A computed fold for a 78-nucleotide RNA from a soil metagenome, annotated as c-di-GMP-I-GGC riboswitch aptamer. The sequence is in RNAcentral, with records from MGnify. Its mean pLDDT, the model's own confidence on a scale to 100, is 88.

RNA sequence: CGACAAAGGCAAACCGGUCGCGAGACCGGGACGCAAAGCCAUGGGUCUUCCGUCGCGGAAGAUCGCCAGGCUGCCGAA
Numbered sequence: 001c002g003a004c005a006a007a008g009g010c011a012a013a014c015c016g017g018u019c020g021c022g023a024g025a026c027c028g029g030g031a032c033g034c035a036a037a038g039c040c041a042u043g044g045g046u047c048u049u050c051c052g053u054c055g056c057g058g059a060a061g062a063u064c065g066c067c068a069g070g071c072u073g074c075c076g077a078a
Base pairs, nucleotide, nucleotide: 001076002075009034010033014029015028016027017026018025019024032065038071039070040069042068043067044066045063046062047061048060049059050058051057052056
């Protein structure tokens, strides 16, 4: 750096179950896709909850398959 390669891997929406005030997470089914769709909440974005002096401020969360960044990983054509 990313193949009309090889071995594989992950798993959107939706459905069922469980947890959570919620965003959402986990387990099972299921595949839209992914060369990091592996991990990290560091910066930003978006979303949720609570409080207040209330279209603003503060606090606590969610999202890594929103973007960037950090760390790590299979293969080796052009």